A computed fold for a 350-nucleotide part of an RNA from an uncultured prokaryote, annotated as small-subunit ribosomal RNA, central domain. Model confidence (mean pLDDT): 87 of 100.

[in-house]
Context: one part of a larger RNA
RNA sequence: CUGGGCGUAAAGCGCGCGUAGGCGGUUAGAUAAGUUGGGUGUGAAAUCCCUGGGCUCAACCUAGGAACUGCAUUCGAUACUGUUUAGCUAGAGUACAGUAGAGGGAAGCGGAAUUCCUAGUGUAGCGGUGAAAUGCGUAGAUAUUAGGAAGAACACCAGUGGCGAAGGCGGCUUUCUGGACUGAUACUGACGCUGAGGUACGAAAGCGUGGGGAGCAAACAGGAUUAGAUACCCUGGUAGUCCACGCCCUAAACGAUGAGAACUAGAUGUUGGAGGAAAUUGAUCCUUUAGUGUCGCAGCUAACGCAAUAAGUUCUCCGCCUGGGGAGUACGGCCGCAAGGUUAAAACUC
Numbered sequence: 001c002u003g004g005g006c007g008u009a010a011a012g013c014g015c016g017c018g019u020a021g022g023c024g025g026u027u028a029g030a031u032a033a034g035u036u037g038g039g040u041g042u043g044a045a046a047u048c049c050c051u052g053g054g055c056u057c058a059a060c061c062u063a064g065g066a067a068c069u070g071c072a073u074u075c076g077a078u079a080c081u082g083u084u085u086a087g088c089u090a091g092a093g094u095a096c097a098g099u100a101g102a103g104g105g106a107a108g109c110g111g112a113a114u115u116c117c118u119a120g121u122g123u124a125g126c127g128g129u130g131a132a133a134u135g136c137g138u139a140g141a142u143a144u145u146a147g148g149a150a151g152a153a154c155a156c157c158a159g160u161g162g163c164g165a166a167g168g169c170g171g172c173u174u175u176c177u178g179g180a181c182u183g184a185u186a187c188u189g190a191c192g193c194u195g196a197g198g199u200a201c202g203a204a205a206g207c208g209u210g211g212g213g214a215g216c217a218a219a220c221a222g223g224a225u226u227a228g229a230u231a232c233c234c235u236g237g238u239a240g241u242c243c244a245c246g247c248c249c250u251a252a253a254c255g256a257u258g259a260g261a262a263c264u265a266g267a268u269g270u271u272g273g274a275g276g277a278a279a280u281u282g283a284u285c286c287u288u289u290a291g292u293g294u295c296g297c298a299g300c301u302a303a304c305g306c307a308a309u310a311a312g313u314u315c316u317c318c319g320c321c322u323g324g325g326g327a328g329u330a331c332g333g334c335c336g337c338a339a340g341g342u343u344a345a346a347a348c349u350c
Base pairs, nucleotide, nucleotide: 004321005320006319007304008303012318014201016199017198021194022193023192025088026087027086028085029084030083031082033081034080035077036076037075038074039073040072041071042070049065050064051063052062053061054060091191092188093187094186095185096183097182098181099180103177104176105175106174107173108172109171110154114150115149116148117147118146119145120144121143125136126135162169163168206247207246208245209244210243211242215241216240220236221235222234223233258317259316260315261314262313263312266295267294268293269292270291271290272289273288274287275286276285277284299306300305323350324349325348332343333342334341335340
């Protein structure tokens, strides 16, 4: 280099945008670089191969041929690829009119609950557990009523419902803003797909500075349990959880399934559209489209299972794997305030 793979055995980057590169719809013309045919020159000899010959045979030697699959040049071919010219509209996009949505940013507002504070009523318990105790309470708790303060989260609606590239997103209103889908017409005319490097985003925890701090709660303290109990249970409780700005860049970041495209039986839910049918609305039915579920044929799979949202049949591009341990470690580089992240071996051993 060739090869086989990546749902669960090793293996899909967490996820976008995008540079180089790779690949690329349809018609006609030109060209002839790739491709392809012929000629010429060259491709030393020896070697290899074939047919003969010579050493008694063979190895070996030797003659002729073939070959040297290459390179250069020249004359042709033009289906495909490339280049170029002129077009096309089925890919992609723009305009217009609609639709649904927890998509994102900012500001404001709301009620329930919790805790605390003040005041009233009221009296001996409350709380907690398997049972208890620590704890709180006659300095008046718990309970209850009224008022106030604070922070955080938004019950019901709520749904294998919706939106988003992923992480993720859920009270209400306003404002700014991204994307998707549908319809009919017009326009651009391949403008596309993927994407090494690069770059934006990226749960939770953690870090820096400044706020905030109700509830919850690592650490910690106490009470239990126990042989012990650095736990599970209980009473407390600090970081943190919240906000602003700046870092960190990892997850079972999962559909453990990369992105895009084409083709390939059906059945049945559901969300958002569009069109149509009957007899007016509505319920209903049919067709079509973009999602999202369940079942199922062919096919595939080691099996489980997947099955138009493929793990089926194919094409393009990227990433990744190559026995277990050592090890996602050491060393070095890069990044980071740190924690650490990323890239990533070997000896040795089975």